Transfer RNA from a candidate division NPL-UPA2 bacterium, 75 nucleotides, folded computationally. It matches the Rfam family "tRNA". Gene Ontology term of the family: triplet codon-amino acid adaptor activity. By type it is a transfer RNA. The coordinates come from a structure-prediction model, not an experiment, and the mean pLDDT is 82.

RNA sequence: GCUGGCGUAGCUCAGUGGUAGAGCAGGGGUUUUGUAAACCUCAGGUCGCCCGUUCAAAUCGGGCCGCCAGCUCCA
Repeated sequence: GCUGGCGUAGCUCAGUGGUAGAGCAGGGGUUUUGUAAACCUCAGGUCGCCCGUUCAAAUCGGGCCGCCAGCUCCA
C1' cells in the first nucleotide's frame, strides 16, 4: 500500500431505515444481628468523526480516524 472484519452505556454485546436496548458492573431500597446471595428500583449514550441521501439514519452512500486479521512491496 491492497483486501476483509470491527468501532453502540464503565465492560461484553444485540439492534441492518420508524421511541436506542440486554447481561454484568455502579447508586438506592427490601431482606439479614451484619455481610454475601436473591428480589425491586434508579442512573448512565455526540451510536468513532465529517459530509451527503431521505419525511425520518446506529442502520444507506462518500471521505477520514482507530483496532484486528490476511496479502503484497521495500529494506